[in-house]
Context: one part of a larger RNA
RNA sequence: GGAUGAACGCUGGCGACGUGGAUUAGGCAUGCAAGUCAAGGGGGCCGCAAGGCAACCGGCAGACGAGGUAGUAUAACGCAGGUACGUACCGGGAAGUCGGGCAUAGCUAGCCGAAAGGUUAGGUAAUUCCCGAUAGUGAGGCGACUCUAAAGGAGUAAUCCGCUUCCUGAACGGCCUGCGCAGCAUCAGCUAGUUGGUAGGGUAACGGCCUACCAAGGCUAUGACGCUUAGGGGACCUGAGAGGGUGACCCCCACCGAUAGCACUGAGACACGGGCUAUACAUCUACGGAUGGCUGCAGUCAAGAACUUUCCACAAUGGGCGAAAGCCUGAUGGAGCGACGUCGCGUGGUUGAUGAAGUCCUUCGGGACGUAAAGACCUUUUAUGGGGGAGGAAGUCAUUGACGUUACCCCAUGAAUAAGGGGCUCCUAACUCUGUGCCAGCAGGAGCGGUAAUACAGAGGCCCCAAGCGUUAUCC
Numbered sequence: 001g002g003a004u005g006a007a008c009g010c011u012g013g014c015g016a017c018g019u020g021g022a023u024u025a026g027g028c029a030u031g032c033a034a035g036u037c038a039a040g041g042g043g044g045c046c047g048c049a050a051g052g053c054a055a056c057c058g059g060c061a062g063a064c065g066a067g068g069u070a071g072u073a074u075a076a077c078g079c080a081g082g083u084a085c086g087u088a089c090c091g092g093g094a095a096g097u098c099g100g101g102c103a104u105a106g107c108u109a110g111c112c113g114a115a116a117g118g119u120u121a122g123g124u125a126a127u128u129c130c131c132g133a134u135a136g137u138g139a140g141g142c143g144a145c146u147c148u149a150a151a152g153g154a155g156u157a158a159u160c161c162g163c164u165u166c167c168u169g170a171a172c173g174g175c176c177u178g179c180g181c182a183g184c185a186u187c188a189g190c191u192a193g194u195u196g197g198u199a200g201g202g203u204a205a206c207g208g209c210c211u212a213c214c215a216a217g218g219c220u221a222u223g224a225c226g227c228u229u230a231g232g233g234g235a236c237c238u239g240a241g242a243g244g245g246u247g248a249c250c251c252c253c254a255c256c257g258a259u260a261g262c263a264c265u266g267a268g269a270c271a272c273g274g275g276c277u278a279u280a281c282a283u284c285u286a287c288g289g290a291u292g293g294c295u296g297c298a299g300u301c302a303a304g305a306a307c308u309u310u311c312c313a314c315a316a317u318g319g320g321c322g323a324a325a326g327c328c329u330g331a332u333g334g335a336g337c338g339a340c341g342u343c344g345c346g347u348g349g350u351u352g353a354u355g356a357a358g359u360c361c362u363u364c365g366g367g368a369c370g371u372a373a374a375g376a377c378c379u380u381u382u383a384u385g386g387g388g389g390a391g392g393a394a395g396u397c398a399u400u401g402a403c404g405u406u407a408c409c410c411c412a413u414g415a416a417u418a419a420g421g422g423g424c425u426c427c428u429a430a431c432u433c434u435g436u437g438c439c440a441g442c443a444g445g446a447g448c449g450g451u452a453a454u455a456c457a458g459a460g461g462c463c464c465c466a467a468g469c470g471u472u473a474u475c476c
Base pairs, nucleotide, nucleotide: 001476002475003474004473006472007471008470009469010468013345014344015343016342017341018340019338020337026301027300028299030298031297032296035060036059037058040057041056044053045052046051067256068255069254077180078179079178080177081176082175083174085173086172087171090169091168092167093166094165095164096163097162098132099131100130101129107122108121109120110119111118112117138147139146140145152161153160154159182228183227184226189219190218191217194216195215196214197213198212199211200210201209231253232252233251234250235246236245237244238243258279259278260277261276262275281292282291283290284289309335311334312333313332317331318329319328320327321326348378349377350376351375358369359368360367361366383413384412385411386410387409388408392403420465421464422463423462424461425446426445427444431460432459433458434457435456441448442447
């Protein structure tokens, strides 16, 4: 000198664009953040009807999006390769969609419980479940041959939406390998599923992934093992570069969801707003028992130097569901707060000497603030008031804008609403007076202060930045 997710002190006019819990992955009141489909199904309630409401069974979605960085020094990440694999929705292609059956929620009747909820009996539907048929383009087999599927719905209809099997595309993922990837040797030896083999199990799939048996291997000074610290990368800061430092915001990947463990469902999870168990904590309780998980958006308490609104809207973009209308969406689009940052604008312009008053200095002659002020003329960015007024809408006839009384344009009023902070011995741009008297104090370093202090304190003047200026912390 540059930089910062900064904080603190003094000060503070406006706008745009960014950005804002870095500490306690500490605890959380309240509301919202994931639903949707009535054109899969039977019923319930309301209604004259058309229709509406919404519980239940069923389907799809809840594995995305949103958040956090605790753990992890390697199963992560980055680069480059590989294949023993998988894929719902979407695109292309081939074929099929026949027959039958058993249940069960809702419902009805009863019972138990404070509640959460549970239970008995009866009876019912389906795109729920099961059985059979059919079988190639599928699977197994050298072959003969064997095995394996389905669901209907809307519509007068045309037709459309589905369902089943197979091949394929796209994109996404699983797994494997090589190289790169922090500090400590005051960590030197580590290892028993350990290293390899055979057989089997398991998986979508290879594999000690798991099991039995057999062998005795495997790693290590090119740093094993251990300990400490740490998410990785794109990038960011600095620097002429090499390098050094960092990993906020944004993007990609990984991991996490009170803590620990587990599986179920499913194309996909071992699943933040699903389930079970244990633990701690918290809440309710009729004391028998239940309920909860903000590291979603707001908000609250605690701790801290320190970090925002319990806002508006689905109008746009995107996502889920749906045939569609549409519904949901704290994603997102916006507004609010904070000079936290960057950039832009303004706080007026021209004229004005008797160099007014005042203050400061003075060698008492005068000098400085200083065209500065006053005064005169002018302008209106900004401000305030009034009027007009978008784009963002994709959409063509109509309808659809949170932002938005917006941006922007015009008019009016009137210099009107707007300047401070730090410094002035040297480094280092900028000097005098008064007070103080090694005191009070200053200070980044050198160093100032003990009676003429340009270094302390005040004042005048000056210097540097400027809606900021300084200080502190950290990095180059």
This is a predicted structure of a 476-nucleotide part of an RNA (small-subunit ribosomal RNA, 5' domain) from a Candidatus Adlerbacteria bacterium. Rfam family: Bacterial small subunit ribosomal RNA. Gene Ontology terms of the family: structural constituent of ribosome and ribosome. The source organism's lineage runs through Bacteria, Bacteria candidate phyla and Candidatus Adleribacteriota. The coordinates come from a structure-prediction model, not an experiment, and the mean pLDDT is 87.